This is a predicted structure of a 72-nucleotide RNA (transfer RNA) from Pseudozyma flocculosa. Rfam family: tRNA. It is annotated as a transfer RNA.
[in-house]
RNA sequence: GAGGGUAUAACUCAAAGGUAGAGUGUGGUACUUUUAAUACCAAAGUUGUAGGUUCAAGUCCUACUGUCCUUA
Numbered sequence: 001g002a003g004g005g006u007a008u009a010a011c012u013c014a015a016a017g018g019u020a021g022a023g024u025g026u027g028g029u030a031c032u033u034u035u036a037a038u039a040c041c042a043a044a045g046u047u048g049u050a051g052g053u054u055c056a057a058g059u060c061c062u063a064c065u066g067u068c069c070u071u072a
Stems, first nucleotide, its partner, number of pairs: 001071007010024004018055001026042005048064005
C1' cells in the first nucleotide's frame, strides 16, 4: 500500500428494518448477631463520528476514526 473483521450500559455480550436487552458489577430493601451468600427492586446507553436510503435504521449503503487479522 491492498483486502477483510469489529465498535451497543463500568465490563463481557445479545438484539427478523418496527418499545434497545441479558449476565457480571454498582446502589437500595429483606433475610442474618455481623459479613458473605440468596431473594426482590432500581439506576446506568445521543448504539464510535458524519452523511445517505426508508413512513421507520443498532440493523441497509458511503466516507472517516480507533482496534484486530491477512497479504505484498
The sequence is in RNAcentral, with records from ENA and Rfam. The coordinates come from a structure-prediction model, not an experiment, and the mean pLDDT is 82.